Predicted 3D model of a 1211-nucleotide part of an RNA (large-subunit ribosomal RNA, half B) from a Planctomycetales bacterium.
The full RNA is in RNAcentral, with records from ENA.
[in-house]
Context: one part of a larger RNA
RNA sequence: CUGUAGUCAAGGAACUCGGCAAAAUUGGUCCGUAACUUCGGAAUAAGGACCGCUUCGAUUGGUGAAGGAUUUACUCUGUAAGCCGAUUGAAGCCACAGCAAAGAGGCCCAAGCGACUGUUUACCAAAAACACAGGUCUGUGCUAACACGCAAGUGGACGUAUACAGACUGACGCCUGCCCGAUGCUGGAAGGUUAAGGUGAGGGGUUAACGCUCCGAGCCGAAGCCCCAGUGAAUGGCGGCCGUAACUAUGACGGUCCUAAGGUAGCGAAAUUCCUUGUCGGGUAAGUUCCGACGUGCAUGAAUGGCGUAACGACUUGGGCGCUGUCUCAACUACAGACUCGGUGAAAUUGGAGUAUUCGUGAAGAUACGACUUACCCGCAGCAAGACGGAAAGACCCUGUGAACCUUUACUAUAUGCUAAUAUUGGUAACUUAUUUAAUUUGUGUAGGAUAGGUGGGAGACGAUGAUGUUUGCACGCCAGUGUAAACGGAGUCAACGGUGAAAUACCACUCUUGUUACGUGAGUUAUCUAACCUGGUUCCGUGAAUCCGGACUGGGAACAGUGUUAGUUGGGUAGUUUGACUGGGGCGGUCUCCUCCUAAAGAGUAACGGAGGAGUUCAAAGGUCACCUCAGUACGGUUGGCAACCGUACGUAGAGUGUAUAGGCAUAAGGUGGCUUGACUGCGAGAGUGAUAACUCGAGCAGGUGCGAAAGCAGGACUAAGUGACCCCGCGCUUCUGAGUGGAAGGGGCGUGGCUCAUCAGAUAAAAGGUACUCCGGGGAUAACAGGCUGAUCUCUCCCAAGCGUUCACAGCGACGGGGAGGUUUGGCACCUCGAUGUCGGCUCAUCGUAUCCUGGGGCUGCAGUUGGUCCCAAGGGUUUGGCUGUCCGCCAAUUAAAACGGUACGCGAGCUGGGUUCAGACCGGCGUGAGCCAGGUCGGUCCCUAUCUGCUGUGGGCGCAGGAUGAUUGCGGAGAAUUGACUUUAGUACGAGAGGACUUAGUCGGACGAACCUCUGGUGUUCCAGUUGUGCCACCAGGUGCAGUGCUGGGUAGCUAUGUUCGGAACGGAUAAACGCUGAAGGCAUCUAAGCGUGAAGCCAACUCCAAGAUUAGUCAUCCAUUUAGGCAACUUAUAGACUAUGAGUUCGAUAGGGCGGGUGUGUAAGAACCGUGAUGUUUUGAGCUAACCGCUACUAAUCAGCCGAACU
Repeated sequence: CUGUAGUCAAGGAACUCGGCAAAAUUGGUCCGUAACUUCGGAAUAAGGACCGCUUCGAUUGGUGAAGGAUUUACUCUGUAAGCCGAUUGAAGCCACAGCAAAGAGGCCCAAGCGACUGUUUACCAAAAACACAGGUCUGUGCUAACACGCAAGUGGACGUAUACAGACUGACGCCUGCCCGAUGCUGGAAGGUUAAGGUGAGGGGUUAACGCUCCGAGCCGAAGCCCCAGUGAAUGGCGGCCGUAACUAUGACGGUCCUAAGGUAGCGAAAUUCCUUGUCGGGUAAGUUCCGACGUGCAUGAAUGGCGUAACGACUUGGGCGCUGUCUCAACUACAGACUCGGUGAAAUUGGAGUAUUCGUGAAGAUACGACUUACCCGCAGCAAGACGGAAAGACCCUGUGAACCUUUACUAUAUGCUAAUAUUGGUAACUUAUUUAAUUUGUGUAGGAUAGGUGGGAGACGAUGAUGUUUGCACGCCAGUGUAAACGGAGUCAACGGUGAAAUACCACUCUUGUUACGUGAGUUAUCUAACCUGGUUCCGUGAAUCCGGACUGGGAACAGUGUUAGUUGGGUAGUUUGACUGGGGCGGUCUCCUCCUAAAGAGUAACGGAGGAGUUCAAAGGUCACCUCAGUACGGUUGGCAACCGUACGUAGAGUGUAUAGGCAUAAGGUGGCUUGACUGCGAGAGUGAUAACUCGAGCAGGUGCGAAAGCAGGACUAAGUGACCCCGCGCUUCUGAGUGGAAGGGGCGUGGCUCAUCAGAUAAAAGGUACUCCGGGGAUAACAGGCUGAUCUCUCCCAAGCGUUCACAGCGACGGGGAGGUUUGGCACCUCGAUGUCGGCUCAUCGUAUCCUGGGGCUGCAGUUGGUCCCAAGGGUUUGGCUGUCCGCCAAUUAAAACGGUACGCGAGCUGGGUUCAGACCGGCGUGAGCCAGGUCGGUCCCUAUCUGCUGUGGGCGCAGGAUGAUUGCGGAGAAUUGACUUUAGUACGAGAGGACUUAGUCGGACGAACCUCUGGUGUUCCAGUUGUGCCACCAGGUGCAGUGCUGGGUAGCUAUGUUCGGAACGGAUAAACGCUGAAGGCAUCUAAGCGUGAAGCCAACUCCAAGAUUAGUCAUCCAUUUAGGCAACUUAUAGACUAUGAGUUCGAUAGGGCGGGUGUGUAAGAACCGUGAUGUUUUGAGCUAACCGCUACUAAUCAGCCGAACU
């Protein structure tokens, strides 16, 4: 020093994030017990009283002797005996204390959350999380749904809707609003869309043909999707603006926009409130917390449940009582470590070490470099400031065309589900539909007799096998009629002609269209059958066992189901992946290709998340050519006419125009107008420019054909420079290319052309988003967060100028607009050390430095009368408080103070402590997100390792040196410490002042804080002293003792050690100074504190005071001893005033060093024994007795015996 325990004066939570820890409470009997309440509780609520021992009683339980009695028994009596208990009363006795030890709830008030008992992250989270009973919704009719499985099969369940499964909520009480637009789910089926498949008009290829083959319109064709509804205790959602009442404010009221609907009841600065420590009230001296309100709800809200709530909680929060070493402020004690000796004996670490400070330098924080300084050599015990200490290839951050999990309306697949076709797979009937064929029917513009389908034939046709006509029914309908059936009826009707019209009717044939009917075929729907297939049976058999299998018998279902194949749909259930780069870290933002200018430094080129702008086209003329013209603006003149329309004149280098950005151009025009036109041509291209390449750009000229011009000529788009996309793949046109035996064809090639905001624009794929705090790996100080460094915008301080304020007056005090610096405390910038680790806020502890001084000291000025101030100068010696709130630094507040200064030191200090905050894993709220999840938003919870090698520091030794060896005493180079301040009294109610007030100075007294020493006093401790006492064991028992129970507990206490106790201290004086004040005094005949000279002047400086100090290697000085084993010392032993060890001190028989003995003191408090009083507990006397540690003396009884070792030289 640490750990574990014990005690503690006065105070009593002032400690601290927080009463953490500790203390306290604790048993039994009796009394007494609140709010609230689900009437059960709350409750051991709270709060009180009593408890020992002795004697004598009362009530009562058990047992029930001897003896006696009889009914001789498992009997009664005795019996109010005795003994063993329980409850209770009275009287006594002792102590500080009677549940005497041990064991054994602290309590109350209020709030949040969760109803409760339970469960959970084995090893950092026990919770508000999970569960829960209860509530609700949804599914499921039994071969159940659902789950596992490829299947067989199994669970569900040997259960059956009061059951089972899934989801949400979470006792109980009061309740649970509005929205169905979106997403889901459920239902619907008319229509749209839709796969395989079916049917198949038509066509291609080939071919002499048959045929073969390929393509294929239309139609049929399910679920799904679209569509229509329903559904919220499904996923989810639940507004804005403006105006308005006779003070103001507010807005019952009104207007308007939007919505699927605009948040109802409740609650509300909340586990939700940013601003915020909201405002008010309560509690406190003081309240960022807490409680009650308010409502302006950033961003409450109703089974993602809302609001309450008794009981409960190792939950969270606030307050109070009790209690205390948590604290003021620390002290002592016990034991165990540490330390010394003996024995045994690890570890991490370690490039090598001969391992100092400061300042500087330096990859920017040096034991090792530079400089100055300091330092004899080596241990031991300690402390932790440094060795960017040890430990772990940083978990934060970035990066990787790394990983893994998770999510989803990322991409692509896929299990499953649903649906269709087809096979297994058969019969019958009805209906529907398509189609072939046949029959039959329909057909209205206008005109016209009137409902004219078209064409052709046609002069007749029909009629007792019943014409015209009438009635009724049916169908169609353009409402006029047409067709048809039946009945009546009994002889004609129609056409040609004519007229109308584009077309002429009778009748016949063919045919179109619209329906109808029939046979056949195809498809579909419904119903039914039984024989495939599936399945039941308390029936029988194989079989002696079998809930299996096979068979028999007998039921049920049934061509469905199931299964196979194909197809569509669904499909984070599952899987594989993707999810860009640049970037003064990353993210967010911005950008990514092309054009123009500046930067760009007079060739070209040249970067930045440098400064400015544009493009992703346009034009059939805005192209070509030929010819012509001159603009903008201004002045003057001219009808309406004005500043400005049109005409004229003059001036007018361009101030216009040039499709578009800018730059460079352009009047000879590239600008404006007109004529004719298509060169906005085909095939090429010497040669250049420019690029890493790919690409890009310019280009005379040649050939062909063309336009304009009289011609020379010009023309391969536009005044020029932007207007864009490689390769692959696919389409279209052309093609004297190719053509898998041959001929063709298909297909391919070539030329031309089309399809990319492939805009991340040299383009990873046809096709791709997110989360990770559950994380992981490889790297990075190539790159962020802390700290350092550089910088100093910002910041702090200061100076200059002086407009103005200050009644007057720039400068007593202020000081605009501006300007110059210093510092390196803020916020930043940079990214230089550190990512094979430099621990981060605040507090505690301990500090140290600066001064830009808060106080104290000395001064100047004052708008200084005094008092109190203001401001500036000098000054860093010392000092610079305690609390309430909050994690806070800060800040606010309370009360003090002389004052409550500002900063640096890795925002000093975690190998010193803490761990409240921040910053892992759990959980809740609000918000965001479809979701996984996320939030410098809030909230509850949450492992802080290290035995010290070196330096450094505090102590303490050994060696050697100090030119002989010693003993003692000193000097003081140098170093360290200390350094404080108030109040009162006096001077003096004086100076001053109208008064009110009220000093400087001087002298004295008493304090606070701090420090040193000490223990007489006051106390603490005092497990080695005394006493009391409980339980129990032992000494045979009584008595008396002793062990154990924390020293058992309790009351005191010697020495020692101690503070809260006592004493003392910072004083005085001197020297040199600072600011300042002076003397004399020139330069400069004056003036001037200065230039020469001389003074005064501060808590500051140097001395003075205290301590260390000659390793002060510069090793000092003085006195004394010592010449042969001497002086002296060591060792050993007894030891304490010393002490970790060592050292030091006192002693060693010529001795009081320690122990013992004796005496005393001190403490305790009247021992034992005996006697006596009392029934007894007990008391009294002997007796202030007995005992008494470390204290003070005396005393050799014991032990310090006898021996030993070292110890002085050269010249």

The organism belongs to Planctomycetales, within Bacteria.